Model confidence (mean pLDDT): 81 of 100. The RNA shown here (transfer RNA) has 74 nucleotides and comes from a Pseudomonadota bacterium. Rfam family: tRNA. About the family: Transfer RNA (tRNA) molecules are approximately 80 nucleotides in length.
RNA sequence: CGGGCUGUGGCUCAGUUGGCUAGAGCGCACGCUUCGGGUGCGUGAGGUCGGGGGUUCAAGUCCCCCCAGCCCGA
Numbered sequence: 001c002g003g004g005c006u007g008u009g010g011c012u013c014a015g016u017u018g019g020c021u022a023g024a025g026c027g028c029a030c031g032c033u034u035c036g037g038g039u040g041c042g043u044g045a046g047g048u049c050g051g052g053g054g055u056u057c058a059a060g061u062c063c064c065c066c067c068a069g070c071c072c073g074a
Base pairs, nucleotide, nucleotide: 001073002072003071004070005069006068007067010026011025012024013023019057028044029043030042031041032040050066051065052064053063054062
C1' cells in the first nucleotide's frame, strides 16, 4: 500500500430478499421462597445498532467515506 472478515445493552450473540414497539442467554436491581446463603420463580432497569453522510415513505439490514480489531498478500 492492496484485499477480506468483524464492530448490536456490562459480557457472549441473534436479527441481512429494508417494514410496524431492536431481541435472547449470562450478569445486575427488587420481590417471593429460606433461619441465612445458594438454587428456583416473578418483575424491572439497561442498547438507537463503531462514527459521519447518502438512497428510500421507511435502514441494524442497501451505497460511500472514516475509525478500531483480526486475517491474507505485497